[in-house]
RNA sequence: GCCGAUGUAGCUCAGUUGGCAGAGCAUGCGCAUGGUAAGCGCAAGGUCGGCGGUUCGAUCCCGCCCAUCGGCU
Repeated sequence: GCCGAUGUAGCUCAGUUGGCAGAGCAUGCGCAUGGUAAGCGCAAGGUCGGCGGUUCGAUCCCGCCCAUCGGCU
């Protein structure tokens, strides 16, 4: 230098042939217990990597850039 993959909650990851963003773990509160853990319930937590484009509407489609990983030279 070229090619490809990935980027979504603190962490690990779903998601939708374009129409309200989710789960598990972790965190906080509560229930329960003589008490703790386990268990059960509730809550909080997101500019969906960035900037543009297409569209009535973009996490999703297109372009460029950034980061990480892999391959080629």
Molecule: transfer RNA
Organism: Candidatus Liptonbacteria bacterium